Predicted 3D model of a 155-nucleotide RNA (glmS glucosamine-6-phosphate activated ribozyme aptamer) from a Coriobacteriia bacterium.
Rfam family: glmS glucosamine-6-phosphate activated ribozyme aptamer. By type it is a riboswitch.
The coordinates come from a structure-prediction model, not an experiment, and the mean pLDDT is 81.
The sequence was found by an Rfam model in a public genome assembly.
The organism belongs to Coriobacteriia, within Bacteria.
RNA sequence: AGCUGAUCGCAAGCGCCGGGCCUGACUACAGUCAGGUGACGAGGCGAGGGUCUAUCGAAACAUUCGGCGGAUGGCCCUCCGGCCCCUACCGGGGUCGAAACGGUAUCGACAAAGCACCCGGGUGACCGGGAGACAAAGCGAUACCGCACCGGUUU
Numbered sequence: 001a002g003c004u005g006a007u008c009g010c011a012a013g014c015g016c017c018g019g020g021c022c023u024g025a026c027u028a029c030a031g032u033c034a035g036g037u038g039a040c041g042a043g044g045c046g047a048g049g050g051u052c053u054a055u056c057g058a059a060a061c062a063u064u065c066g067g068c069g070g071a072u073g074g075c076c077c078u079c080c081g082g083c084c085c086c087u088a089c090c091g092g093g094g095u096c097g098a099a100a101c102g103g104u105a106u107c108g109a110c111a112a113a114g115c116a117c118c119c120g121g122g123u124g125a126c127c128g129g130g131a132g133a134c135a136a137a138g139c140g141a142u143a144c145c146g147c148a149c150c151g152g153u154u155u
Stems, first nucleotide, its partner, number of pairs: 014069004019065001020037007040057003046079007080097005088153005101146008117130005
């Protein structure tokens, strides 16, 4: 140094890549070797299992293309929990997820990268950084509409 095993920690546009593209060297012009690229933020977690192309926009228009794995998303099941006017509880039902009912409308937001500029590294493809700008939503706020249970015990 490599391989194997164990333990601990770390990520969620998160990790990796024998495709593709690009760079350099060699070059018998076919290729070989060594590199580079390969998701920009906003938003997002009750527990477990299953399944699926996992929300929003920005950029670019050879690439954020393609592949593999994963992920806090949707749906289904079980469990736990909140709410369903008045005391509490039991059984059931509905709807959600600790800001814990559904729908609609209106309004709102210091985004980051990219491009250009500047600084630094590299032969280069490219990489790191600085300052400034611009979004949308299943995010936030307000309003309206709808829903606002069933059976029993107890007070």